[in-house]
RNA sequence: UCAGAUGGCCGGAUGGCCGCUGUGGUGCUCAAGUGCCAUAGAGGAAAGUCCGGGCUCCACGGAAACACGGUGCCGGAUAAUGACCGGCGGGGGCGACCCCAGGGAAAGUGCCACAGAGAACAGACCGCCUGCGUCUGACGCAGGUAAGGGUGAAACGGUGCGGUAAGAGCGCACCGCGCGACCGGUAACGGAAGCGGCAUGGCAAACCCCACCGGGAGCAAGACCAAAUAGGGGCGGCGCGUCGGGCGCGAGUUCGACAAACCUGUUUCCGGGAUGCUGCCCGGGUUGGUUGCACGAGGCGUCUGGUAACAGGCGUCCCAGAUGAAUGGUCAUCGCCCGCAAGGGUACAGAACCCGGCUUACAGGCCAUCUGACAUU
Numbered sequence: 001u002c003a004g005a006u007g008g009c010c011g012g013a014u015g016g017c018c019g020c021u022g023u024g025g026u027g028c029u030c031a032a033g034u035g036c037c038a039u040a041g042a043g044g045a046a047a048g049u050c051c052g053g054g055c056u057c058c059a060c061g062g063a064a065a066c067a068c069g070g071u072g073c074c075g076g077a078u079a080a081u082g083a084c085c086g087g088c089g090g091g092g093g094c095g096a097c098c099c100c101a102g103g104g105a106a107a108g109u110g111c112c113a114c115a116g117a118g119a120a121c122a123g124a125c126c127g128c129c130u131g132c133g134u135c136u137g138a139c140g141c142a143g144g145u146a147a148g149g150g151u152g153a154a155a156c157g158g159u160g161c162g163g164u165a166a167g168a169g170c171g172c173a174c175c176g177c178g179c180g181a182c183c184g185g186u187a188a189c190g191g192a193a194g195c196g197g198c199a200u201g202g203c204a205a206a207c208c209c210c211a212c213c214g215g216g217a218g219c220a221a222g223a224c225c226a227a228a229u230a231g232g233g234g235c236g237g238c239g240c241g242u243c244g245g246g247c248g249c250g251a252g253u254u255c256g257a258c259a260a261a262c263c264u265g266u267u268u269c270c271g272g273g274a275u276g277c278u279g280c281c282c283g284g285g286u287u288g289g290u291u292g293c294a295c296g297a298g299g300c301g302u303c304u305g306g307u308a309a310c311a312g313g314c315g316u317c318c319c320a321g322a323u324g325a326a327u328g329g330u331c332a333u334c335g336c337c338c339g340c341a342a343g344g345g346u347a348c349a350g351a352a353c354c355c356g357g358c359u360u361a362c363a364g365g366c367c368a369u370c371u372g373a374c375a376u377u
C1' cells in the first nucleotide's frame, strides 16, 4: 500500500417564526372549556410475527397408557428459549475465522436418475492366465481371475513387498476400520499397551427406532361505569332412577344422600363440581366512557468475581402513552458524499401491554483488534 476476518458506533447539526400531544404549576370559569409558564415527546431495526417469557383470564384435579407436537454432543448462564457463552466432534478456508436440523444406518422398510457388467450379502464390457480346436497368424470354445482400463457423483479398503499359471488381505509391513486394559478431563471426548477380521457406501431436513419435554387463549386479555334488549324461537341426542326423613285422607310436595348422562385430545382408575346436560339453525340488544397504560427481569457510570455469557455492590437518572392516531411545517447557515465548476444527493424506515432473542432492509461514514500478499528500512 492492497485484499480480507471479527466486534462496536453514527446515520444529520444550529438559529428564527408558526403549530401539536402528555405531565406538573398557575390564572379565568359553576362546570365544560381556555390563557400563560416549565418540562418531556418514535427505532437499530419500531419491520416480520419466527421463538421464549412477564402479566391477565379461562379450563375440574391427580396417576398411568396411547395419540399429537417439540427438542436432540457436553458444561455454564438466564425469568425462560431451539436464541447466548465456553468447550468437544465433523466440515470449509493459506490464514484470521466461518458453518453444522451434532442420538441411531448391525431393529425394519425405502431411495441413489442417466451411464455402466455391476450401486450393498453386486459384478465381467475391454482385458490377463491355462487348456482345446482351426491354423502362417488372427479367431472360436471351456475354465480361472477382479490386480490394470473404461462408465459414473460414488464401484465392497489404500500404498509397497512377497506369492501365484495369472491374480486376490492369499501372506506380511505401515495406514485405515472394529474391540479396547490403563491414563487425562466435571463431561462430551482425547491419548493409548494389546487383540482382531483383514468385509460391510451414502441418504433418517426419508418413513422409522431411542431418549427427554409439553394445559389453552391472548391487551381486540381482563376490570368498572352507563345504556339497551327478546330470561326469544325451531329441530335433534343423552338422562329423568334408588333409598331415607317431614307435610298431606289421597294425588302429590319438600329436604338430604347415592346413581346416570355432562365437565379432559382418547381410554382406565381415584377424587371433585353442577343438578338437567349437549349439537345445529333463525332472530334481537350493545359497538359509549374510564381503566388496564408505563418505576421496569429499567437505563447509564464504576468496582469486584468470572476465559466469557453473566452475577453482585455502590452511585446516578425518570426517558412517548396517542386512541383513526400527537413529536410537524417553513426560512437561513453548516456537516457528509459525488463533481474541475455549475450543480446534485443525504439511507432503511414510524411506537399502540411490556421485555429478552432471531430474521430481513439500510445512501454514506467512523473506531478497535487480527490475518494474508507485496515493497522499503
Stems, first nucleotide, its partner, number of pairs: 001373010012334007020041009043348001047359002050357005055218004060271007068214005073087004088102001089100004103209002108207002110203003125149002127145007157175006177196003182191003222291004232282007241258007262273002298317008335346004

A computed fold for a 377-nucleotide RNA from Parvibaculum sp., annotated as Bacterial RNase P class A. It was read from a public genome assembly, where an Rfam model found it. It matches the Rfam family "Bacterial RNase P class A". Rfam classes the family as a ribozyme. The prediction has a mean pLDDT of 76.